RNA sequence: GAAUGAACGCUGGCGGCGUGCUUUAUACAUGCAAGUCGAACGAGAACGUCACUUCGGUGACUAGUACAGUGGCGAACGGGUGAGUAACACGUGGACAACCUGCCUAGGAGCGGGGGAUAACCCGGGGAAACCUGGACUAAUACCGCAUACGCUUUCCGGCCUUCGGGUCGGUAAGAAAGACAGCCUCUUCUUGAAAGCUGUCGCUCUUGGAGGGGCCCGCGUCCGAUUAGCUUGUUGGUGGGGUAACGGCCUACCAAGGCAACGAUCGGUAGCCGGCCUGAGAGGGCGAUCGGCCACACUGGAACUGAGACACGGUCCAGACUCCUACGGGAGGCAGCAGUGGGGAAUAUUGCGCAAUGGGCGAAAGCCUGACGCAGCAACGCCGCGUGAAGGAUGAAGGCCUUCGGGUCGUAAACUUCUGUCAGGCGGGACGAACCAGCAUCGGUUAAGGGGGAAAGAUGAUGACGGUACCCCCAAAGCAAGCCCCGGCUAAUUCCGUGCCAGCAGCCGCGGUAAUACGGAAGGGGCAAGCGUUAUUCGGAUUUAUUGGGCGUAAAGGGCGCGUAGGCGGCCUGAUAGGUCAGGGGUGAAAAUCCCUCGGCUCAACCGAGGAACUGCCUUUGAAACCGUCAGGCUUGAGGCCGGGAGAGGGUGGUGGAAUUCCUAGUGUAGCGGUGAAAUGCGUAGAUAUUAGGGGGAACACCAGUGGCGAAGGCGGCCACCUGGACCGGUACUGACGCUGAGGCGCGAAAGCGUGGGUAGCAAACAGGAUUAGAUACCCUGGUAGUCCACGCUGUAAACGAUGAGCACUCGGUGCUGCGGGUGUCGACCCCUGCAGUGCCUUAGGUAACCCGUUAAGUGCUCCGCCUGGGGAGUACGGUCGCAAGGCUGAAACUCAAAGGAAUUGACGGGGGCCCGCACAAGCGGUGGAGCAUGUGGUUUAAUUCGAUGCAACGCGAAGAACCUUACCUAGGCUUGAACUGCAGGGGCCAGCUGCAGAAACGCAGUCUUCUCUUCGGAGAUCCCUGUAGAGGUGCUGCAUGGCUGUCGUCAGCUCGUGUCGUGAGAUGUUGGGUUAAGUCCCGCAACGAGCGCAACCCCUAUUCUUAGUUGCUAACAGGUGAUGCUGAGAACUCUAAGGAGACUGCCCCGGAAAUCGGGGAGGAAGGUGGGGAUGACGUCAAGUCCUCAUGGCCUUUAUGUCUAGGGCUACACACGUGCUACAAUGGGCGGUACAAAGGGCAGCGAUGUCGCGAGGCGGAGCCAAUCCCAAAAAGCCGUCCUCAGUUCGGAUUGCAGUCUGCAACUCGACUGCAUGAAGGUGGAAUCGCUAGUAAUCCCAGAUCAGCAUGCUGGGGUGAAUACGUUCCCGGGCCUUGUACACACCGCCCGUCACAUCACGAAAGUCGGCUGUACCGGAAGCCGGUGGGCUAACCCGCAAGGGAGGUAGCUGUCGAUGGUAUGGUCGGUGAUUGGGGU
Repeated sequence: GAAUGAACGCUGGCGGCGUGCUUUAUACAUGCAAGUCGAACGAGAACGUCACUUCGGUGACUAGUACAGUGGCGAACGGGUGAGUAACACGUGGACAACCUGCCUAGGAGCGGGGGAUAACCCGGGGAAACCUGGACUAAUACCGCAUACGCUUUCCGGCCUUCGGGUCGGUAAGAAAGACAGCCUCUUCUUGAAAGCUGUCGCUCUUGGAGGGGCCCGCGUCCGAUUAGCUUGUUGGUGGGGUAACGGCCUACCAAGGCAACGAUCGGUAGCCGGCCUGAGAGGGCGAUCGGCCACACUGGAACUGAGACACGGUCCAGACUCCUACGGGAGGCAGCAGUGGGGAAUAUUGCGCAAUGGGCGAAAGCCUGACGCAGCAACGCCGCGUGAAGGAUGAAGGCCUUCGGGUCGUAAACUUCUGUCAGGCGGGACGAACCAGCAUCGGUUAAGGGGGAAAGAUGAUGACGGUACCCCCAAAGCAAGCCCCGGCUAAUUCCGUGCCAGCAGCCGCGGUAAUACGGAAGGGGCAAGCGUUAUUCGGAUUUAUUGGGCGUAAAGGGCGCGUAGGCGGCCUGAUAGGUCAGGGGUGAAAAUCCCUCGGCUCAACCGAGGAACUGCCUUUGAAACCGUCAGGCUUGAGGCCGGGAGAGGGUGGUGGAAUUCCUAGUGUAGCGGUGAAAUGCGUAGAUAUUAGGGGGAACACCAGUGGCGAAGGCGGCCACCUGGACCGGUACUGACGCUGAGGCGCGAAAGCGUGGGUAGCAAACAGGAUUAGAUACCCUGGUAGUCCACGCUGUAAACGAUGAGCACUCGGUGCUGCGGGUGUCGACCCCUGCAGUGCCUUAGGUAACCCGUUAAGUGCUCCGCCUGGGGAGUACGGUCGCAAGGCUGAAACUCAAAGGAAUUGACGGGGGCCCGCACAAGCGGUGGAGCAUGUGGUUUAAUUCGAUGCAACGCGAAGAACCUUACCUAGGCUUGAACUGCAGGGGCCAGCUGCAGAAACGCAGUCUUCUCUUCGGAGAUCCCUGUAGAGGUGCUGCAUGGCUGUCGUCAGCUCGUGUCGUGAGAUGUUGGGUUAAGUCCCGCAACGAGCGCAACCCCUAUUCUUAGUUGCUAACAGGUGAUGCUGAGAACUCUAAGGAGACUGCCCCGGAAAUCGGGGAGGAAGGUGGGGAUGACGUCAAGUCCUCAUGGCCUUUAUGUCUAGGGCUACACACGUGCUACAAUGGGCGGUACAAAGGGCAGCGAUGUCGCGAGGCGGAGCCAAUCCCAAAAAGCCGUCCUCAGUUCGGAUUGCAGUCUGCAACUCGACUGCAUGAAGGUGGAAUCGCUAGUAAUCCCAGAUCAGCAUGCUGGGGUGAAUACGUUCCCGGGCCUUGUACACACCGCCCGUCACAUCACGAAAGUCGGCUGUACCGGAAGCCGGUGGGCUAACCCGCAAGGGAGGUAGCUGUCGAUGGUAUGGUCGGUGAUUGGGGU
């Protein structure tokens, strides 16, 4: 996608044609579904009406009717269902010389003459009933003899033919029948007219054909399972007999021992089969509703009877289950016919109308019967058709939705105007389907006539369930008629709101955790449309079982290897044959319907009709002979054989050799040996190890030794002998296709393991001890038993691998090695060329998903075998089989997952490798970690201790400074258009200030005060207040919605692009390589060539110098002056200031180097190889940080989460951590003296001299808006002195008192000063940080913030080291390479046990059931057989009685269903417990 006998959800206007219990072959109430014939037969009412009546009744009609009976035909058809059946059941094609056939049809011959019964009816009996029974009467087309026999059948006899099956002819004997109706009177009898008779029709009997129907047999086809491999005793065949319509073990007796099966018997499971239907390009696959053919069945099982036909759906008998009736003694029943009911189920209709048509049964016919059938009803269940209006209509209405607020969209859609009239509604008309048939008339033939029958035409009359339906006309009227699904991708169609991993969706992938195109709603859109979706199922897509049309080195998949059976396949030539094959013809023609084509009928279509084509098949016949097969003959190249050679760890057996280990004996010798990363266990003074000599024993064979050799594989290695297999080379005059493969089968088969018996030196599972370790049932060490070895037997598996089955053929080359040969040359070895066989490497074409393979194919072909079909479950379970066992072989399912997997790519990672960097380690210096204090954080506490930052990369961080403020927190008190801002409307002249009152203040009350500008004096504007309104406000949430900014890797050297090239592709190349660098810096090379962002440089500071400029800075020379000072004149030299230049570029020299970059050294230079420092931070990473700087989406809040105020808190304190300060002292501390900076700041400011105070500081105020004045004292340093190793003259915490300053205010909670106090602390565990030079360390100074508050931060200068061998290691990083099962990328992935939950499965003492085998018991009905003493009309004998023949009830035998007993098989359910498996 297509399809369906469908169902479910939502919805639903009409019509046509179809279809409608797929489930319980479940149980059925009720009605109907098979009768008919009076022209086969006998009997024969009543109600009612009329007449009569003695009123009791009688007669006629009803009526020879109804009901019933005898008899005939039918009931074996039609209709239903699919349980059973894997079968000659079905399909197809044959065959019957092995058969039957009522009715129908054509023909032939007959229908003569008798007999005895019986039902109905009547009478009686039994029974509740069903029904049964006795007596008497009666008919027939019912029954029975006799006669006849053209055919026919049968018995017996004979002839002929024959395919030996039989056919045919003659004779002989036996075998049949029924009448009914109608008409007629020529003949006979009675004589209106009848009867015999005649005629006609129907019927009956015998028979021959036909048609149609059936029976039986055969070839072929027809599902799954081998975890079903053997089955079979009437079984296979024969003979005799029986039986049937008929052949036949169909049945029986006897005889023989056969028959079937790997081409799948038997067993188990499933199933009605087919025409066809669905799907598919086809081949196929699935199905077997409706329609049609066949089969089977009729409550379940069995059985026969009747009959032409049945073992019988609406018949019988028996048994069983069930239901019903019953008077309890007995009876009745069978919807899988049509309706209908219960039940089952997701689910399937009316207890309708009619025999008008078609068809069927009976009948001479009328006719009767017919739930077959024709119609109607119900159901959108399906297919088809139609409609729900058409045209115009833009203020693009209202409204909805969205919005960037402009608008967009629903949308010409609506309204409105004009028009039409399908459908539905009303009125009227109104069919086709109807012709048979009946009677009448006419004509022809027949007849004596009539009657009857047949044919054609005509007239007349009647018949319709559907149905007043289809259809047609008219009327009015847009009036009554649209839904469903979808809109993340696949897949056509998008936004808003709600929700917030919830609710939910989902076919697969997957959506949903606060901006969801995926949930729910809405709007819009898409699709289909009286339907639309969902579910189920089938086919397709799926070349995903591959015939068409797949694979097996690594994805699933080559058997471990050989020998070989069946089978499959098979070299060259000739002839024959005709099975396969091909061509033509014939039959069936695959019944019809269906499909296809054409035409036709319903208005079209669906639907229906006609014609045609097709139906790929089977059978038969004629022909062809290339190929396959078969038969015959030949050939040599395949295969084999023979001869001659050499190679080899090929196999087996027996011997034999040396080295080594170990053990024993003896000697020498002394304290250790051994072992390891280090040790210990162990051995050793009873003498080890070491060493020497001798001896024993077992196992294995160093060197040679090699991608060397041999073997089928496993595998094979000292030497010698014997036995033995194979391959190779060379030659050949032999055989003549003998070949290849190989299901089963047989054999071989490493190691380990098993059995029996040996052997045991070394090694060594198990085991013991010692170590290691958190543990160490391991790795290491010391010991050590099976075993390893031998013989015999078993096992039968391995990553048994080339992960590559065997064989044959073909297809470029190069280069090794091994074996044998040829040629040339040589004395010869060697070398060179070459052939065959083997064994390696590289490569072309080609192949391959790639990797790779590549004459030793994974290339190109052929033949045969084995194997695969998603992962897990699982090579498990069960079964079978093999094994002593261990276990092997064969080998599932439930359940579960949306993957598992291969090759390659880019990254990331590795206790992988290579190269290289970095205060990374190392080498050093100083710290932190211990103390006290400061500060931040965690935690705790609290009304609140506001919030954020959290490994590096949070923690003296945001905060460059919390007493109020800040402030966001808490408590309390207030306000609500609000503290700040904007617009609009209305009102007002306030507001502010001042005073008083209340209050903690905010706020409030009272009083006082009273606007500005312009003006045409009307007013307007501005400002402010009040009221209302729109809006404000939020340090409320989301940094995981964001912008911006920032941190980090990292100032690491990287990150990319265009074009080209390579690759199926991801991607690669460039960017790798060789050098070099701080650097992807540069050079060289190169399928790359270029380019961009980074690096570097450009910028700033600094180091040298020059030029310019010369105050406030400077002062050499000159002059003046002072106690002193650039203090002054003056100077422009110097320093300095601040603007512009110069300078450094590997430029020069030497060496190294292939060269070039470059490196080392040197010169010069203030500076040398980026001189030092700063700014500068690639692509990106961390959902890193920040919504509390700012901006901003969304959400939340609006008398509060906004805002004002007071107080409190952010400063808490058992504790833990980070960052610092001060110390622990003598390289020090105290005191005194004395020297030298840089960079900054200063007007609400810095504040000098002076003066007061011990001091903080006060008073005071010169100068300075600054190279001018001030802060300002630099400190370490230097000189001198005291202290002398101590908790100190170290250290300064803490505390007390007294003060100073700032500030509205220092209580919570500031800094500083003085006096007093004088804690811990004696250099700090594990651990850890910074630093490579003007650096560390150490010492001061300034600034920002700031009223005040600095151990913090930012900057400045002073003094000024030590060390770096080096890159093994730790950490981080860069490049190349390698492995990977990682990709959220090793903080990854992932394995197993255990615990909990749940699911399916296996085992299990058992237990329950289904199917079935065998043996036996019992044996209904019934057929057949026997008997038949009871009963017995027809025929025979007999006068009769009676007898006979025959029959039969009954009894009995074989067979025999259900049933019973016993014992097996198999399948399933369940089962305490148990085992593994999945999630």

Record summary:
This is a predicted structure of a 1479-nucleotide RNA (small-subunit ribosomal RNA) from an uncultured prokaryote. Its mean pLDDT, the model's own confidence on a scale to 100, is 83. The RNAcentral record of the sequence draws on ENA.